[in-house]
RNA sequence: GGCCCCGUCGUCUAGCGGCCUAGGACGUCAGGUUCUCAGCCUGAAGAUCGCGGGUUCAAAUCCCGCCGGGGUCA
Numbered sequence: 001g002g003c004c005c006c007g008u009c010g011u012c013u014a015g016c017g018g019c020c021u022a023g024g025a026c027g028u029c030a031g032g033u034u035c036u037c038a039g040c041c042u043g044a045a046g047a048u049c050g051c052g053g054g055u056u057c058a059a060a061u062c063c064c065g066c067c068g069g070g071g072u073c074a
Stems, first nucleotide, its partner, number of pairs: 001073007010026004018057001028044006050066005
């Protein structure tokens, strides 16, 4: 350098054009339970979906470029 795959809450992940101002698990915070902790129960906060542009009435989702990670060929 060519080709392929991946990038979504702190972490892991669902999503396959409209039912998503993005759901779940773990974690965090608050309350309850407990002598305390753990566990359990209830609730809450938390992602401008890697960045920019395009297509579309509508984009996390399709297209292009870039950035980052991985694989492969030389």

Predicted 3D model of a 74-nucleotide RNA (transfer RNA) from a bacterium. Rfam family: tRNA. It is annotated as a transfer RNA. The coordinates come from a structure-prediction model, not an experiment, and the mean pLDDT is 81. The sequence was found in a public genome assembly.